[in-house]
């Protein structure tokens, strides 16, 4: 590299280098000689993982129920769930992953353009996927 979860409408910029292209691909629309993409430097955001702290749950015993439990006791180490902290590992700091694309709906009337009809075809809104990024973990 692959592969599995998991989240992608929210947040957060200053200086130094360099110098022309960048926003993964197409298309669109955007950032960029008032310096954009990049690298370093310092800051900031958020909390996926780790580490804390609290509860709960699990577990087990005891009674009752008879449907798939309740009540109450004991443990609460480990594992597992919410809360809240905290900022080591990582991430990120233009614009929803910037929008779209692939499929589905919009009932007999979304809306437009073709069409004798069936449709097609583009635009809008809404759902989903697929790629993509980022955490984890497995191999």
């Nucleotide at each position: 590299a692959c592969c599995u979860c998991a989240u992608c409408c929210a947040g957060a910029g200053g200086g130094g280098c360099u110098g022309a292209g960048g926003g993964a691909a197409c298309g669109g629309c955007c950032c960029g000689a008032u310096g954009a993409c990049g690298c370093c430097c310092c800051g900031g955001c958020a909390a996926c993982c780790a580490c804390c702290a609290c509860a709960c749950a699990u577990g087990u015993c005891u009674c009752g129920a008879u449907g798939g439990c309740g009540a109450g006791g004991c443990c609460c180490a480990c594992c597992g769930u919410g809360u809240g902290g905290c900022a080591g590992g990582u991430g990120c700091u233009a614009a929803u992953u910037c929008c779209g694309u692939c499929c589905c709906c919009g009932c007999g009337a979304g809306c437009g353009u073709c069409c004798a009809c069936c449709g097609a075809c583009g635009c809008c809104g809404g759902g989903g996927a697929a790629a993509g990024a980022u955490g984890a973990g497995a191999a």
A computed fold for a 139-nucleotide RNA from Actinoplanes nipponensis, annotated as SAM riboswitch aptamer (S box leader). It matches the Rfam family "SAM riboswitch aptamer (S box leader)". Rfam describes the family as follows. The SAM riboswitch is found upstream of a number of genes which code for proteins involved in methionine or cysteine biosynthesis in Gram-positive bacteria.